[in-house]
Small-subunit ribosomal RNA, central domain from an uncultured bacterium, 350 nucleotides, folded computationally. The coordinates come from a structure-prediction model, not an experiment, and the mean pLDDT is 87. The full RNA is in RNAcentral, with records from ENA, Greengenes and SILVA.
Context: one part of a larger RNA
């Protein structure tokens, strides 16, 4: 170095963009760096190996050969890789067209509900629980009607549905804006894939400054429970927080526990949004390419299972693992306001 791995056993970076690097479509010509063949020189001796011989044998020694798989120069080949030149359109992209979508950002607006307040009616309870009590109420509660204020979330539609790279995204309208699919095949002509570092995005909780604060609610207080109950569960309250703006943080069972890209490999039944054909013109039928599901062959798998959305068969590139614990810890570095994050051991022990 090879002979193996990463859904669940250790192992896919949370996700993207992308410099270097690695890899890269079809045809023609040139070149000859890689590659292949040949020749020459060199590759010290000893050793190893082969043959023969010498010490009575052997170890040991002698002679000869082979080998020294390498390097340099020259000659030759031109398939493949590379380079140069020319061309192509199947990869990739652009254009045009009509559609789908909780994709993103900003602004405006609406209704239901909770809470609080004011006013009217009205009287003794209300609330809460397994049962209670703390709690609210004759200073008029709860109920009911009207009005006002304010914040947060957007019932039904709603779906195995849709969109997004992931995190994630749901009232309505307007403006700005990203991507994907389909159809046409007009244009460019390999412009591609992956991607160490790097850069960006990244739920919730948390942090800073300034707002906001209806409901909910860590902490905290009280009531219950209990032998006790500094608790779980339950009840009455309640502050951070949850909300907004700007900045930080950079982690999650960030999960499909399944990296990205390309090609190939039986069929069946749904669903979403495109295109086309047919007729009896419909809530019809057939078909095509894209997404998303179900069951299921071959294959694969330790099995459960996966199975054209692969965990099948192959190729390219990146990341990662190497017994359990110690430990995702210590020390050091980097980052951070902090909390901490990231990189990341060893002794020892089983």
């Nucleotide at each position: 170095c090879u002979g193996g791995g990463c859904g669940u056993a250790a192992a896919g970076c949370g996700c993207g963009c992308g410099c270097a690097g690695g890899c890269g479509g079809c045809c023609u010509g040139a070149u000859a760096a890689g590659u292949u063949g040949g020749a020459u020189g060199u590759g010290a001796a000893a050793g190893c190996c082969u043959a023969c011989g010498g010490c009575u044998c052997a170890a040991c020694c002698g002679u000869a050969g082979a080998a020294c798989u390498g390097c340099a120069u020259c000659c030759a080949a031109a398939a493949c890789u590379g380079u140069c030149a020319g061309g192509c359109u199947a990869g990739a992209g652009u254009g045009u067209g009509g559609g789908a979508g909780a994709g993103g950002a900003a602004g405006a607006u609406g209704g239901a509900a909770u809470u609080a307040g004011u006013u009217g009616u009205g009287u003794a309870g209300g609330g809460g629980u397994a049962a209670a009590a703390u709690c609210c109420g004759u200073a008029g509660a709860g109920a009911u009607a009207a009005c006002u204020a304010g914040g947060a979330a957007u019932a039904c539609c709603a779906a195995a549905a849709g969109c997004g790279a992931a995190g994630g995204c749901a009232a309505u309208c307007u403006u700005c804006u990203g991507g994907a699919a389909c159809a046409c095949u007009a244009c460019u002509g390999a412009c591609g894939c992956u991607g160490a570092g790097g850069c960006g995005c990244g739920a919730a909780a948390g942090c800073g400054u300034g707002g906001g604060g209806a409901g909910c609610a860590a902490a905290c207080g009280g009531g219950a429970u209990u032998a006790g109950a500094u608790a779980c569960c339950c009840c009455c309250g309640g502050u951070a927080g949850u909300c907004c703006a700007c900045g930080c943080a950079g982690u999650a069972a960030a999960c499909g526990a399944u990296g990205a890209a390309u090609g190939u490999u039986a069929g069946u039944c749904g669903u979403c949004g495109g295109g086309g054909g047919c007729c009896u013109a419909g809530u019809g039928u057939c078909u095509u390419g894209g997404g998303u599901g179900a069951a299921g062959c071959a294959u694969c798998u330790a099995a459960g299972g996966c199975a054209u959305u692969a965990a099948a068969c192959a190729u390219u590139c990146c990341g990662c693992a190497u017994g359990g614990g110690g430990a995702g810890u210590a020390c050091g570095g980097u980052c951070g306001c902090a909390a901490g994050a990231u990189u990341a051991a060893a002794a020892c022990u089983c």